[in-house]
This record gives sequence, C1' cells and structure tokens, in this order.
RNA sequence: UCAGAUGGCUGGAUGAUCGCCGCUUGGGCGAAGGCUCAAGGGGAGGAAAGUCCGGGCUCCACGGAAAUACGAUGCCGGUUAAUGGCCGGCGGGGGCGACCCCAGGGAAAGUGCCACAGAAAGUAAACCGCCCGGCCUUGCCGGGUAAGGGUGAAAGGGUGCGGUAAGAGCGCACCGCGCGGCUGGCAACAGAAGCGGCAUGGUAAACCCCAUCGGGAGCAAAACCAAAUAGGGAUGGUCGGCGCAGGGUUCGCCCGUGCGCAAGCUGGUUUUCCGAGCUACCGUCCGGGUUGGUUGCUUGAGGCGUCUGGUAACAGGCGUCCUAGAUGAAUGAUCAUCCCCUGGCAACAGGGACAGAACCCGGCUUACAGGCCAUCUGCCUUA
RNA sequence: GCACCGGUAGCUCAGCUGGAUAGAGCACUAGACUACGAAUCUAGGGGUCGGGAGUUCGAAUCUUCCCCGGUGCGCCA
Repeated sequence: UCAGAUGGCUGGAUGAUCGCCGCUUGGGCGAAGGCUCAAGGGGAGGAAAGUCCGGGCUCCACGGAAAUACGAUGCCGGUUAAUGGCCGGCGGGGGCGACCCCAGGGAAAGUGCCACAGAAAGUAAACCGCCCGGCCUUGCCGGGUAAGGGUGAAAGGGUGCGGUAAGAGCGCACCGCGCGGCUGGCAACAGAAGCGGCAUGGUAAACCCCAUCGGGAGCAAAACCAAAUAGGGAUGGUCGGCGCAGGGUUCGCCCGUGCGCAAGCUGGUUUUCCGAGCUACCGUCCGGGUUGGUUGCUUGAGGCGUCUGGUAACAGGCGUCCUAGAUGAAUGAUCAUCCCCUGGCAACAGGGACAGAACCCGGCUUACAGGCCAUCUGCCUUA
Repeated sequence: GCACCGGUAGCUCAGCUGGAUAGAGCACUAGACUACGAAUCUAGGGGUCGGGAGUUCGAAUCUUCCCCGGUGCGCCA
C1' cells in the first nucleotide's frame, strides 16, 4: 500500500430576518377564568421508528393457598430495578488469521413422522451377489450370510489382522461410542486408570417430558371539573327462593324497605378451597349525547467529568449541570458566508443520508449519504 | 396506546395436520367452427407463494426479523 476484523465517535457550522410552541419577569385590560404587549431564556434522535422483550408508574380487593391449562425461557457463572439484555467462560461449527456464528436441556419415559426410490426406514431386512445342501441340474427349492453391489438425506460402529463353508465384535489391536473410580475447576466441562464388545438412526423451530419464571390491563392507565342526552330498547345466561320484621291492603294478598339463610355475580385467562364485596350481576346487538378543560407531565434506576474496585458487564465515592412538554399536536422558512461530495480549465451549477418526541426509563431489532479515530490480522505476490 | 387479520398467475381465490413439476375460474395467445363476429371446442403461455435468515434430507406450509395493506377498541348514561 492492498484486502480484511473488532470497538467507538460524528450526523453540517455561524450570522441575519420573518414566524410557531412552552417557561420566567415586568406592564396594561378584565369582577374572574383569562386576554394582550415587551424583554430574557429554552425548543427532536441515534435511532424519536418497529412495538419485539424487561421494568417504573396508575388502576383493577395483584387478598391467601393449590392445581391444571396457557405462555415464555433453556450449557455454566456473574451483572442488573428487571430481562429472552449484557459480560466472562465451556462445548460445537466456520475462517490461513484477527475474529465470527450457535432456539446450546432431554430421542435408553411414551406417541407420531421419515415422501420418492429401495428387498428392507426401525422388535430390522435376503433384491443381486457369496457359501452349504437337495433336486426333475444352462436352472429351481431350502438354509446360512449384512463382507461386496444397488437405492436413498439417512441402511444398526470404522480400519487392519486373525477366523470361517461363506461370513459376522465371532476374537484381537488402534480409533470412535457408552459407563466411568480418580485429578483439576464454584460450575458448565476438561483429562483419564479401568470396564462394556456396540445396545442406543434422524426429527422436540412434531406432540411431549424435565427445570425455572410469569396475576391482568394499560397515560385511550387513572383522578377531578364542566357540558349534553331518551338514565332508552331488544335479546341471551345464572337467579329473581325461604324465614323473620316493617309498610300497604279491597283481608285474596302486595311491596328488592331492613335483617338472616340459601343462591348468584365480581376479581380484566381456566378451575378448586378459604376469605372480601354486591343483591341482582354479566354478555351481545340497536339507538342517544359528548368529541371540552385541569392534573397525571417530566429531576430521572438522569447526563457529563474524575477517582477507586472488578478481566469485563457493572458497582461505589466526589464534583458539576438542569436540557422540549405539544394535544387541529410547536420545534420551521428564506438569505449570506463557510465546510463536504460530484461535474467543470474556470466562473459556476447540482447535491448533503435515515428520519420527527406524545407517561418515563433499560435493552434488542430495523433504516442510515458522507466523514473520523483506535486496536488488530493476512494465504499468495513484490520490496 | 392495545388487540387482530391478510399478502399465492393480470384479477378473484384453493392449497398452509411439511413430501406436486404449486392448482381452479375469469382474462390472454394460437388453432378449429363461421361469410364475419360472439358463444363453443382444442391446445398453450404466464408464479423468486410479500422480502431476508434459520430448522429439516426436504418449507407456499414450521420458527424468527422486516415490508406493505386492512379492521376493531375512547368517554357519559
């Protein structure tokens, strides 16, 4: 230099003019809500996005316990408010390498599936071949055989020697596989004496089993104020029961007025038990009204700098800063000078990405023109 | 903010308990019939199964991440 790997930063700058949305201070008007004027100061992001995870917050009697179902996660250890995130390690795979990737528990609990081809697709199996025997001997029948051929994604350890009628873990050596005293490690796991002649194909992003975790809803949560209307209708489910008291009475009875029992309903996913609340509750459909205001609302697991501990994620100490709160939803437009890229000899012309907060955080994922920094690697070729 | 559905030929849809060369109707093209046209008959073309990655021997179908389109849910009584 070229090719690459990893981590990180940046995301046009300055000024002027005209606007838009909050805040503070002061003035004016108004009975008040408030309106208005002036000045000052603030006003999108690294992803504000997708809404894929996790938490805070708010409400639902998350009340207590259990189970099943459901959902999620799935090597080990750590970190965190928490996570399916992150960090470190282990195992497997890829790359010459820096480094990268892995939904990475269980297939000897059970069930299912494995098309086509093939003899056979899972308690293995005899189509060709090989060997033995018999016979009606150019062949047929019976038996043995998984070493060879063929099919397939996959055919029940591999290589070699022995062995045999031919063969076969049938025997042996090495490798692989399973179990594994012991050693190292917190652990995953690694190493490994020895034992077993090999059973146990794949698929769990098929059902499933095991372990762990999970109450639900979401700022359209929730609270308050104000306005308006027909406080409506239809239908379905469970129940509208009994006793006592009270009231009414035409003395037949009637009345959800109270208490008790029973029953039912509620608990935003199912059931059961205990407990709580209610007396009617719940669901579906049709219709009516309103589409206002205030709070929630932005100071927070906050940012930046520095020191300490830790390999790191991260934690702790100190200092410092306050930095959008809209709701017909503000954050913009124009001009000038400069910067970067492209074209051009030049004058100059064109372009400057992805994208716009909506209760708030921590992650993940996705989109992104161009520029910059740090560390590291390299087969081959050349110096 | 939350919940859910769909994307397969030019159009409308099947297939989606994994095993096909991805089908059907209409449309299109060619031929036959006809004087010509329609209808009818025969034959044919046309698909990255919205995109990427993964699981699997094998994916339209299973998983996951995106893209596009659509639907419902406010409050009062």